SAM riboswitch aptamer (S box leader), 98 nucleotides, folded computationally.
Its mean pLDDT, the model's own confidence on a scale to 100, is 79.
């Protein structure tokens, strides 16, 4: 990297460093010197392992992950002033397989 499967409406700093970008992608629209990305500390608790537990669950020790806006929306159907609902495509994360 490919395939399968589960989840994606919640949650998470007034910190340090850094110095112009970032939000996967396109388009729109946003965030950002009232400091972006990255790194350190911290936090959250989605999956797996560990431990506790009769079970619901707890815990945060480990392996990842996450910490603006519903995955910001974006395609289709239904609805109808607009709003909304459902489904998909693409994407993200975990686990498993050859």
């Nucleotide at each position: 990297g490919u395939c399968u499967u589960a989840u994606c409406a919640a949650g998470a700093g007034u910190g340090g460093u850094g110095g112009a970008g970032g939000g996967a992608c396109c388009u729109g629209c946003c965030c950002u010197u009232u400091g972006a990305a990255g790194c350190c500390c911290g936090a959250c608790a989605a999956c797996c392992u560990a431990c506790c537990g009769c079970a619901c669950g707890g815990c945060a020790a480990g392996g990842u992950g996450u910490c603006a806006a519903u995955u910001c929306a974006g395609c289709g159907a239904u609805a109808u002033u607009a709003g909304a609902u459902c489904g998909a495509a693409a994407g993200a994360u975990g686990a498993g397989a050859a």